[in-house]
RNA sequence: AGAGUUUGAUCCUGGCUCAGAUUGAACGCUGGCGGUAUGCUUUACACAUGCAAGUCGAACGGAUUAAAGAGCUUGCUCUUUAGUUAGUGGCGAACGGGUCGACUAAUAUAUCGGAACAUAUCCUGAAGUGGGGGAUAACGUAGCGAAAGUUACGCUAAUACCGCAUAUGCCCUGAGGGGGAAAGGGGGGGAUAGCAAGACCUCUCGCUUUCGGAGUGGCCGAUAUCGGAUUAGCUAAUAGGUGAGGUAAAGGCUCACCUAGGCGACGAUCCGUAGCUGGUCAGAGAGGACGACCAGCCACACUGGAACUGAGACACGGUCCAUACUCCGACGGGACGAACAAGUGGGGAAUUUUGGACAAUGGGCGAAAACCUGAGCCAGCCAUACCGCGUGAGUGAAGAAGGCCUUCGGGUUGUAAGGCUCUUUCAGCCGGAAAGAAAUUGCUUCUAUUAAUACUAGGAGUAGAUGACGUACCGAAAAGAAGAAGCACCGCUAAAUUACGUGCAGCCAGCCGCGGUAAUACGUAGGGUGCGAGCGUUAUUCGGAAUUACUGGGCGUAAAGCGUGGCCAGCGGUUUUUUUAAGUCAGAUGUGAAUUUCCCGGGCUUCAACCUGGGAAUUGCAUUGAAAACUGGAAGGAUUAGAGUUUAGCAGAAGGGGGUAGAAUUCCACGUGUAGCAGUGAAAUGGGAGAUAAGGUGAGGAAUACCAAUGGCGAAGGCAGCCCCUUGGUUUAUAUUGACGUCAUGCAGGAAAGCGUGGGAAGCAACCAGGAUUAGAUACCCUGGUAGUUCAUGCCCGUAACGAUGUUAACUAGGUGUUGGGGUAGGAGAGUACUUUAGCAGCGUAGCUAACGCGUGAAGUAGACCGCCUGGGGAGUACGGUCGCAAGAUUAAAACUCAAAGGAAUUGACGGGGACCCGCACAAGCGGUGGAGCAUGUGGAUUAAUUCGAUGCAACGCGAAGAACCUUACCUACCCUUGACAUGUAAGAAAGAUCGCAGAGAUGAGAUGGUGCUUGAAAGAGAAUCUUAGCACAGGUGCAGCAUGGUCGUCAUCAGCUCGUGUCGAGAGAUGGUGGGAGUAGUCCCGCAGAGAGCGCAACCCUUGUCAUUAACCACCAUCAUUAAGCCGGGCACUUUAAGGAGACUGCCAGUGACAAACCGGAGGAAGGUGGGGAUGACGUCAAGUCAUCAUGGCCCUUAUGGGUAGGGCUUCACACGUAAUACAAUGGUGGGUACAGAGGGUUGCCAACUCGCGAGGGGGAGCUAAUCUCAGAAAGCGGGUCGUAGUCCGGAUUGGAGUCUGCAACUCGACUCCAUGAAGUCGGAAUCGCUAGUAAUCGCGGAUCAGCAUGUCGCGGUGAAUACGUUCCCGGGUCUUGUACACACCGCCCGUCACACCAUGGGAGUGGAAUGCACCAGAAGUAGGUAGCCUAACCGUAAGGAGGGCGCUUACCACGGUGGGUCUCAUGACUGGGGUGAAGUCGUAACAAGGUA
Repeated sequence: AGAGUUUGAUCCUGGCUCAGAUUGAACGCUGGCGGUAUGCUUUACACAUGCAAGUCGAACGGAUUAAAGAGCUUGCUCUUUAGUUAGUGGCGAACGGGUCGACUAAUAUAUCGGAACAUAUCCUGAAGUGGGGGAUAACGUAGCGAAAGUUACGCUAAUACCGCAUAUGCCCUGAGGGGGAAAGGGGGGGAUAGCAAGACCUCUCGCUUUCGGAGUGGCCGAUAUCGGAUUAGCUAAUAGGUGAGGUAAAGGCUCACCUAGGCGACGAUCCGUAGCUGGUCAGAGAGGACGACCAGCCACACUGGAACUGAGACACGGUCCAUACUCCGACGGGACGAACAAGUGGGGAAUUUUGGACAAUGGGCGAAAACCUGAGCCAGCCAUACCGCGUGAGUGAAGAAGGCCUUCGGGUUGUAAGGCUCUUUCAGCCGGAAAGAAAUUGCUUCUAUUAAUACUAGGAGUAGAUGACGUACCGAAAAGAAGAAGCACCGCUAAAUUACGUGCAGCCAGCCGCGGUAAUACGUAGGGUGCGAGCGUUAUUCGGAAUUACUGGGCGUAAAGCGUGGCCAGCGGUUUUUUUAAGUCAGAUGUGAAUUUCCCGGGCUUCAACCUGGGAAUUGCAUUGAAAACUGGAAGGAUUAGAGUUUAGCAGAAGGGGGUAGAAUUCCACGUGUAGCAGUGAAAUGGGAGAUAAGGUGAGGAAUACCAAUGGCGAAGGCAGCCCCUUGGUUUAUAUUGACGUCAUGCAGGAAAGCGUGGGAAGCAACCAGGAUUAGAUACCCUGGUAGUUCAUGCCCGUAACGAUGUUAACUAGGUGUUGGGGUAGGAGAGUACUUUAGCAGCGUAGCUAACGCGUGAAGUAGACCGCCUGGGGAGUACGGUCGCAAGAUUAAAACUCAAAGGAAUUGACGGGGACCCGCACAAGCGGUGGAGCAUGUGGAUUAAUUCGAUGCAACGCGAAGAACCUUACCUACCCUUGACAUGUAAGAAAGAUCGCAGAGAUGAGAUGGUGCUUGAAAGAGAAUCUUAGCACAGGUGCAGCAUGGUCGUCAUCAGCUCGUGUCGAGAGAUGGUGGGAGUAGUCCCGCAGAGAGCGCAACCCUUGUCAUUAACCACCAUCAUUAAGCCGGGCACUUUAAGGAGACUGCCAGUGACAAACCGGAGGAAGGUGGGGAUGACGUCAAGUCAUCAUGGCCCUUAUGGGUAGGGCUUCACACGUAAUACAAUGGUGGGUACAGAGGGUUGCCAACUCGCGAGGGGGAGCUAAUCUCAGAAAGCGGGUCGUAGUCCGGAUUGGAGUCUGCAACUCGACUCCAUGAAGUCGGAAUCGCUAGUAAUCGCGGAUCAGCAUGUCGCGGUGAAUACGUUCCCGGGUCUUGUACACACCGCCCGUCACACCAUGGGAGUGGAAUGCACCAGAAGUAGGUAGCCUAACCGUAAGGAGGGCGCUUACCACGGUGGGUCUCAUGACUGGGGUGAAGUCGUAACAAGGUA
């Protein structure tokens, strides 16, 4: 610090996701040790058991135990001492501890201030502590009760209680005066006195009053502290005053009276949520989230209320009352409150021991010892977190074995292990062993006090004690590598890969996504990477996210400028003077607790976590004095540059009301006139007995042609004949006022449509009706036609109300056109030129922008104010509020769901977009197919099998250049299993040949005969072949052409497809390849930010057409010679053959063209503009075809999916399609006669002559390995007969009979011949194919395959046409351009209803809860007031009685509770509304192209 994800690719916007850190965590797998921390986040849910607050006998009277003593009625009493102790009394219990916190959004907290207060204990100072009284618990006696507890009578004490005295301080006051305290206990003791106690003295602890202090607490103020406006008004003790009461204290805190205030858009009130802070986490910071542990404050103690006591409480382990729960009970009645520490249940993903001791620290009480202390200190449990240590170190290549992979060579695990040499941390065992402990206390001594060496206090010295934890640590103590490694990941993000298994299945997944038979993404294994006693997952928070933007974002088109204007509050504001000091700036002082963070030190044996000393910091608040530039305030202000006003002009569809004008439509009536009119793509509905048309009158309503424009005016909406009234704008010059910008909320204007009322109604025209179109047509088109459109008035207020651009003022290059005004020049004037303002437009620099584009009326540069945005959908929807007559408007969510949605530009593809061009593409022609029967292929059906493949063009006479057996892959039956075929091993044998038997055959079991080659003297060895055995293996036309190679088809013989460099662009990309002209051609020329290159085009190659040269057998034959015959001699002249050459290049001429390229015409020439034909097929497309030509990775079969044999099948047949051949006839059929080719084949062959057969063919055997012989007679043609338009002398299918040939074999199932038979068919519907010249058409010939089989196919020649105006249209292709929501690319994309499933949500008769406020009822305990009843020790009084007090009753306040009608919220509800999601449902086709009606 970034990364992934929208696209074919790009840039941008924008969301989603990840990498980091974090935690009081939980879960999964795993787990050696130690240190230090943390540990119910959920039900403020309920709790069994014991413990957590007592202490003081030096306050008091008793009880009781022990010891000693005394008395004597020898078993009792008394005294002393030392303990224990219920009760009275004192102090404490208001602290400490908990809740992580229910309540509380301010009676709170934080910071800083303030005045009207209190304060037990403690400290300093001052004063006092005298003298009396009456009770009461304990206890005793007698009762009640289950218990808790309690009653009556009687006795007693005090530091308990109450008077009196005194009063330095103190309190009140009318300033005279008045009021008000106390308690004693303990130690010691010389003199005096006393029986003693005691008096007395002294010390000490207490007590009372009081002035202060410290610390603590109460109260008040300012500032700050969450969300919601779909909460906008709240308030009646409410705000203030006077007086009183009350309090420790100010105060409506309370009451009486008076006033009518107070709070609120700077957010009152209401609702929701929440303890606050120091701090913690994260961040660069600013901001954000949190408030566990530790510390400060607050609140609470089962829930609600209340007071008492006290210095302090409205009291966690106190009291009273009420409700609920639980428990005990003898059913009369009682008891309880763990949010103390352990612990239990429950809840939950989840959180520990019913531990030890007070040794230390701290607290309570006490004079003290001591006692109490679940505070605290320790230990236990848990990897919960942080930190540290270890699980060994060195050497060690035969690179061991094993595992995994493999191209079979090896690689890797891997110096890893083993082996050798060492070490011993930690754990375990043995032994030793700290610090944490020093006070208190005893003794000695000094000082103070004192009469005192006593007592007490303080200091010093000294002695002996006190450890829960239970150890840390140490050992040259022993032993031994011994006891100690896992988890996650390995497609990308993100470091790290292979094999096997699986086969859209099971799974994975944070996002993108992976998996459909070769998965680096699933599972396992090997290997690797990361971290490591942990590692992953889940959850939380911050970060990344500049994705709420203060730092630090935006709004033309991505989300976003209110439809417009004026204006209050608010915010902002020209020049200048004086003053002030709110802001501002710097200083000082106080404070900002400690902890934390940071820095420098120290400690735990070192180091770390951890602990600790000091500093810094705590960015804040307050006080103070100083400064006065800037902002703000004030002043009497002053100024004129912004802005306004006055006067004088100017332009204008600016507004309003009223009037008026002409053209046109329609209608009414009139006259002329006759058969059609209107309407459309074409029609029909419509309408016409006197229409339409044309003529001149009339009526009525609405709108204003031409002028007219990129024009003008207005804030916007908007405004158009002419006349009248009124405002705004602008220009020039002068005078004058003196800062006057933007605006939340409210206000005004606001097209069309719509609504209310009343008029009006010509044309047009939603709805509606009819006619068409259509599969349908609730549309587009047509004929009609109502609301409406118009006027007046009142509403409505939504628009693509758009420049998709808020208003305002300033600055920043220039041109150009145009509207209005002014000035200057010149001119007689007009036109003109220059200049300046206010507009309207269109270019363009800098700059900006994602790009497109904007560009002085900015989308540039800076300022002010307002409005608005924060992923898509749900949704501008629901609910609530406001407005409206309604329609509806405005404000405006959430659940849920997706990983995108979107902008601009790019390249393609596509368009029922455009332009240009080409092609037998159309047109013009010729001949076919589609109809018939037959041949052949395919589909389908059938079958035991009808083997397999090919399926639009580009499958279908295709693979197959030839299925009777074979082929053959299929079916049935019978057989074989190292195999029909290959290699290796071992043993044996030559190989091979012949014969019969069984069998359908394969095969089986036999027989006969028989030895070779090389080497060696021989034995033997070797090669080839065969047999047998076992194992490696063979074999597969088994699967997938979507795993592949190779090969081929197609677009297409179309002219295209690319590259490096340069340039342009942010980029994808563009340019070059666009443009003009020509051309078959990206072929060429010219121009051009391009200049070039490659693969294609063309050419080079073959063939054909002409010529010459060379050559001359088997070709040829002019001359010579000679025949029946080039048959022989001879000859290469010709023809021909076959070698190498020549020839054609727009080369020449003329015209056109741009002086080009080129085109047109001509000459010459055998051939003329690539002469004709062929081969040759760019980048790529179709996952096109082929695993059955071949090859091949993978999978599958292995006594079978391999191999062999026989027979059958591939030849079936209701039917459908494709491709051919033959025909339907006279341009013909038929029977005679007769002429002319080319290219091929041939020894397992072609086969002559001759001969037999009607013929197919048979016999025959010459010749030929071929320019020699042969197949081999070419046919159409020509010539002359016949047929005469008919199902025929056309046509030949089918069938019967008889044959021939091939072949082991023609039954299934061959071809041909002869005789007989003689079907359909009379030129073919819609539709459709081929062909542009030696072509179509027509005629025959040959080859391959092949034993035989050709209408197929591949070749060959003979005869030999017609037509092309042309490119509008159909099809295909190319180039440029345009639109696009397509990119699997229009066979695309995509919308809505309906049907089904699921999800969340709105409405809903209602139903049930929570909260809240109002009115009323009610009124426990308590406090305060009152008091006619009852009771009453202390004080007063001789007494009666009184004062005072208590109980009871009552009044006020008030908790729980009740009733009523509201508000608000949650849950639920038959039914119902829309929404969302969901591989293959239905109906249409609305949108994207002119999307077929923009």

Small-subunit ribosomal RNA from an uncultured bacterium, 1494 nucleotides, folded computationally.
Its mean pLDDT, the model's own confidence on a scale to 100, is 83.